[in-house]
RNA sequence: GCCCCUGUAGCUCAAUAGGAAGAGCGCGUGGCUUCGGACCACGAGGUUGGGGGUUCGACUCCCUCCAGGGGUG
Numbered sequence: 001g002c003c004c005c006u007g008u009a010g011c012u013c014a015a016u017a018g019g020a021a022g023a024g025c026g027c028g029u030g031g032c033u034u035c036g037g038a039c040c041a042c043g044a045g046g047u048u049g050g051g052g053g054u055u056c057g058a059c060u061c062c063c064u065c066c067a068g069g070g071g072u073g
Stems, first nucleotide, its partner, number of pairs: 001072007010025004019056001027043005049065005
């Protein structure tokens, strides 16, 4: 230099042919408990790596850039 893969909540990961984003852990509050842990209930938390395009509609398709990983000369 060229090719491929990945990037979504604090962390690890989902999201069936494009129909508008969720789980577990963690965190907060309450319950339970002498207190804590465990357990139960509820809740907060996201410009889906950045920008642009296509579309009525984009995590998903197209272009470009950035970051990480792998292959190859």

Description:
This is a predicted structure of a 73-nucleotide RNA (transfer RNA) from a Candidatus Parcubacteria bacterium. Model confidence (mean pLDDT): 82 of 100. Rfam family: tRNA. Taxonomically the source falls in Candidatus Parcubacteria (Bacteria, Bacteria candidate phyla). The sequence was found in a public genome assembly.